[in-house]
The prediction has a mean pLDDT of 75. This is a predicted structure of a 128-nucleotide RNA (FMN riboswitch aptamer (RFN element)). It matches the Rfam family "FMN riboswitch aptamer (RFN element)". About the family: The RFN element is a highly conserved domain that is found frequently in the 5'-untranslated regions of prokaryotic mRNAs that encode for flavin mononucleotide (FMN) biosynthesis and transport proteins. This element is a metabolite-dependent riboswitch that directly binds FMN in the absence of proteins. In Bacillus subtilis, the riboswitch most likely controls gene expression by causing premature transcription termination within the 5' untranslated region of the ribDEAHT operon and precluding access to the ribosome-binding site of ypaA mRNA.The FMN riboswitch structure, reported in present an FMN-bound six-stem junction, adopts a butterfly-like scaffold, stapled together by opposingly directed but nearly identically folded peripheral domains. It was read from a public genome assembly, where an Rfam model found it.
RNA sequence: ACAACCCUUCGGGGGUGGGUGCAAUUCCCCACCGGCGGUCACAGCCCGCGAAGAGGGUCCGGGUGGAUCCUCCCGAUACGGUGGAAUGCCGUAGCCGACGGUCAGAGUCCGGAAUGAAGAAGGUGUUU
Numbered sequence: 001a002c003a004a005c006c007c008u009u010c011g012g013g014g015g016u017g018g019g020u021g022c023a024a025u026u027c028c029c030c031a032c033c034g035g036c037g038g039u040c041a042c043a044g045c046c047c048g049c050g051a052a053g054a055g056g057g058u059c060c061g062g063g064u065g066g067a068u069c070c071u072c073c074c075g076a077u078a079c080g081g082u083g084g085a086a087u088g089c090c091g092u093a094g095c096c097g098a099c100g101g102u103c104a105g106a107g108u109c110c111g112g113a114a115u116g117a118a119g120a121a122g123g124u125g126u127u128u
Stems, first nucleotide, its partner, number of pairs: 003127003006123005015030001017029003031108002033097002035049004044095002053072008077093005099111003
C1' cells in the first nucleotide's frame, strides 16, 4: 500500500388547503415528496439493489415460529436545446408510487418499522 474480516456511527421525503358528503389528510380540485449503487455528466420514471408479497433449501425450536440462503414477483418519459459525450444538465409537457388498517377507495394519515435494509463514512483493531 492492496484485499478480506471485525467494530462504531450514519442510513426516506411529503397536506392544520378548498369542494361534496352522515362519514374522506383515502373521492374531486389544488398543493407537495423522491432511499441506495452504477452510468464519459448531476437520474423517482436508463441499468441494478433494498423495504412488501409468494415458493423452496439448510439450521434451531416440543410447537406457534425464528435465523439464513436461493428463486419468483416488484411502478413510471417524451420532445427541443447545449455539449466530444446527457432518456442524467437546461426548457417544455407528461407519468409513477407495495402490503394491512380506516364511518369512504391513501405516494403524503395509522401500522409491521426503525434499535432494520440496500448502502455510506470512520477506526486506536485482527489476519494474510